[in-house]
Context: one part of a larger RNA
Molecule: large-subunit ribosomal RNA, domain IV
Organism: uncultured organism
RNA sequence: CCCUUGUCAAGGAACUCGGCAAAAUGACCCCGUAACUUAGGGAGAAGGGGUGCUGUGAGUAGCAGUUUCAGAAACCAGGCCCAAGCGACUGUUUAUCAAAAACACAGGUCUCUGCUAAGUCAGAAGACGAAGUAUAGGGGCUGACGCCUGCCCGGUGCUGGAAGGUCAAGGGGAGGACUUAGUACCCAUUACGGGUGCGAAGGUUUGAACCUAAGCCCCAGUAAACGGCGGCCGUAACUAUAACGGUCCUAAGGUAGCGAAAUUCCUUGUCGGGUAAGUUCCGACCUGCACGAAUGGCGAAACGACUUGGGCGCUGUCUCGACAGGGGGCUCG
Repeated sequence: CCCUUGUCAAGGAACUCGGCAAAAUGACCCCGUAACUUAGGGAGAAGGGGUGCUGUGAGUAGCAGUUUCAGAAACCAGGCCCAAGCGACUGUUUAUCAAAAACACAGGUCUCUGCUAAGUCAGAAGACGAAGUAUAGGGGCUGACGCCUGCCCGGUGCUGGAAGGUCAAGGGGAGGACUUAGUACCCAUUACGGGUGCGAAGGUUUGAACCUAAGCCCCAGUAAACGGCGGCCGUAACUAUAACGGUCCUAAGGUAGCGAAAUUCCUUGUCGGGUAAGUUCCGACCUGCACGAAUGGCGAAACGACUUGGGCGCUGUCUCGACAGGGGGCUCG
């Protein structure tokens, strides 16, 4: 010097990002116990008091007595309160830096599925679903509970739609092309000659109209489907503000509730509270850069090794360090 354990005057969080760590609380019995609340809780709330032994006695009562620094005598054994955020809760998770506000959850809702179900695995057989049957099963979103969940279907998606448009293979076969038995004409006439035109049947080939599914277009519906939810100007007898008016645009222009918020840039917004002093915190205001209603909105008792602010108790966290025990290091052997 390091690790570990213990003690400390006065002060008591002045330490620090932060009471991290430590200290403190602690058992049993009795008294007593607030707001709030889903009436169960909260609650061991908080806060107080008691605790050994002897005699008497039915007795842990009562009375009398007695000893220690100390009687839950050691060890073991809640610190508490106030306020706010998030998540209802018990659970689950990054084996090995994250335990949470993340995941799950009961509940809600949408949607698919009529049974050889939908869906899933598989090349198939087959299996799961399920030895179930819509009070069932699959998928999506939300996430107890309470009060609620506004407007927009123009875009995208999904669902429905005996018409119409478009439209593949297929059907269809008008017409055309090639081929040529023949035929007409011409040239040559030695020939079984040559040329031009037309051209049956057959073959080959091309192929219009027309018929024809889904899809798309089109017409509707649908937002607890994906999503979206305006701008400018003026106006009241102080001023300010604008219930009101005008105008442009839109599918419709954000309702209730909440709001400098886990969301507010400007910003340490402004006011109030708490402090001697508060960029944090709490309560308000609303000018919401850029909240907002199941990518749920706002509340809310209980719960939380969650996060934030405050307080009581307590302390070597600190002022500010000191001493001691144990184990190392170091020196010598």